[in-house]
RNA sequence: CCCUUAUCAAGAGAGGCGGAGGGAUUAGGCCCUGCGAUGCCCGGCAACCUAUGUGUUUUAUGGUGAAGUAUAAAAUAUAAAAGGUGCCAAUUCCUACAGAUUGGUUGAAAUCUGAGAGAUGAGGA
Numbered sequence: 001c002c003c004u005u006a007u008c009a010a011g012a013g014a015g016g017c018g019g020a021g022g023g024a025u026u027a028g029g030c031c032c033u034g035c036g037a038u039g040c041c042c043g044g045c046a047a048c049c050u051a052u053g054u055g056u057u058u059u060a061u062g063g064u065g066a067a068g069u070a071u072a073a074a075a076u077a078u079a080a081a082a083g084g085u086g087c088c089a090a091u092u093c094c095u096a097c098a099g100a101u102u103g104g105u106u107g108a109a110a111u112c113u114g115a116g117a118g119a120u121g122a123g124g125a
Base pairs, nucleotide, nucleotide: 002124003123004122005121006120007119008118013042015041016040017039021032022031023030026096027095028094029093043088044087045086048084049083050082052079053078054077055076056075057074058073059072060071061070092117097114098113099112100111101110102109
């Protein structure tokens, strides 16, 4: 870089460093920013992966007259946050493509759904 899949309306600092642009790309809009942004560090948020505690269900094993209890595995719910990531202005800031509805008919426009693009995790080639 490519493929598959899940999620993307919630959440997250009046700290330190540093000094100019930044909000992925193209276009249009709209914003943030010397009241110091973007970035880095610390801090925090979340719970995708991993392991851990607890509950429930199922299956297997052992056991029993039959069960219960026991052990293991799987599924699921929940707790916590140790490890791997991630994230911390605005819905992924909004619109670009398609469809539906409303509206309009000279050109517009609004709402919803989906696609595309993108981000992140997990898996794969």